This is a predicted structure of a 248-nucleotide part of an RNA (large-subunit ribosomal RNA, domain VI) from Parcubacteria group bacterium GW2011_GWC2_48_17. The full RNA is in RNAcentral, with records from ENA. Lineage of the source: Bacteria > Bacteria candidate phyla.
Context: one part of a larger RNA
């Protein structure tokens, strides 16, 4: 820019994807075979490998965050802290992301067939699956299953809104289930959309200071403490203000 006002919600033309293997058991040590051996048919279980989606567990990471340690400089000193040294080294770790984790899938079924079995059948008084006719038949092909999909320019179809001042969008701001930016989503006072607070799942692992034992170093006690808390819930206090601009 089309599709000749918008919003929602849809059909599927037509393209992708997926459609793999395997071992064990039952059937049955049965048919079959002099023995050795040893099934079809149908049934049931586990499973590799691949592929989707997910973070409840099991790990990973988690330069949010807790702890503890060394050096050294600050904070006038003790204490208690910052600050730097790969996140200064170490033990842990909560959201998100993640795989070795966790679940799901392959089927089943239909049509139409290959080879190859066949019916009924003449040419060609017989035979004969073909010549006219009608069955059976494979992971293979066409749906069935997922996935995009109406620039399908053939531009498809419903609901509702709305056509002379509006139905709708935007622009601008808050932010993220979304992001290189565009878009997208959730929201803009009639409002929880971020951030502050509150109050918690939850990490970490019992602060500081007093006290009270000891010379001390350290240790109990207050104390399942103190900090922090990307998660949840709740709260208009702070920021989405005012407004403009497109529109048949």
């Nucleotide at each position: 820019c089309g599709u000749u006002g918008a919003u929602u919600c849809u059909u599927g033309a037509a393209g992708g994807g997926a459609u793999u293997c395997g071992u064990u058991c039952u059937u049955a040590g049965u048919a079959c075979g002099a023995g050795a051996g040893g099934a079809c048919c149908a049934g049931a279980a586990c499973g590799a490998a691949c592929g989707g989606a997910c973070c409840u567990c099991u790990g990973g990471u988690g330069u949010a965050c807790c702890u503890g340690c060394u050096g050294u400089c600050c904070u006038g000193c003790c204490a208690a802290g910052g600050g730097c040294a790969c996140c200064g080294c170490a033990g842990g770790g909560u959201a998100g992301c993640u795989a070795u984790g966790u679940u799901c899938g392959g089927a089943a079924c239909g049509g139409a067939u290959a080879a190859c079995c066949g019916c009924u059948g003449a040419a060609a008084g017989c035979a004969u699956c073909u010549a006219a006719g009608c069955g059976g038949g494979a992971a293979a092909c066409c749906g069935c299953c997922c996935c995009u999909a109406a620039g399908a320019u053939g531009a498809g179809g419903a609901a509702u809104c709305g056509u002379u001042a509006u139905a709708g969008a935007c622009c601008c701001c808050u932010a993220g289930g979304a992001g290189a930016u565009g878009a997208c989503u959730a929201g803009g006072u009639u409002g929880a959309u971020a951030g502050g607070c509150g109050c918690u799942a939850g990490g970490u692992g019992u602060a500081c200071g007093c006290a009270c034992a000891g010379u001390a170093a350290u240790g109990u006690g207050u104390u399942u403490a103190g900090c922090c808390g990307a998660g949840g819930c709740g709260u208009a206090c702070u920021a989405a203000u005012u407004g403009g601009u497109c529109g048949a």